The RNA shown here (c-di-GMP-I riboswitch aptamer) has 99 nucleotides and comes from a Chloroflexota bacterium. The sequence was found by an Rfam model in a public genome assembly. The coordinates come from a structure-prediction model, not an experiment, and the mean pLDDT is 86.
[in-house]
RNA sequence: GCUAUGAAACGGCACACCCACCGAAAGGUGGGGUCGCAAAGCGACAGGUCUACUGCGUUCGGCCUGGUUGGCCGGGGCUAAGACGGCUGCGCUGCCGAG
Numbered sequence: 001g002c003u004a005u006g007a008a009a010c011g012g013c014a015c016a017c018c019c020a021c022c023g024a025a026a027g028g029u030g031g032g033g034u035c036g037c038a039a040a041g042c043g044a045c046a047g048g049u050c051u052a053c054u055g056c057g058u059u060c061g062g063c064c065u066g067g068u069u070g071g072c073c074g075g076g077g078c079u080a081a082g083a084c085g086g087c088u089g090c091g092c093u094g095c096c097g098a099g
Stems, first nucleotide, its partner, number of pairs: 005099001012037002017032006035086001041092003045089003048084003055078002059075006
């Protein structure tokens, strides 16, 4: 000098929950609040998770119709261009410096 770890000190952030607002929702913003965090600072690049406005479909039930591969209503399935950085990785930046 580099890499890993991170005692102590000054401080920092703010889970759940509550209130207000935004949003279809997931969730976000502000205030309160402190479970925790050495990057719990910033970034949706990769994975993963969440939601489904939207779209898809001969998926189920009911109704309309002479009839249904048609229409309407309701349920269910799939769907991200939405969300999550306090899910993981990755990238960038940062305070202190015992061992």
Taxonomically the source falls in Chloroflexota (Bacteria, Bacillati).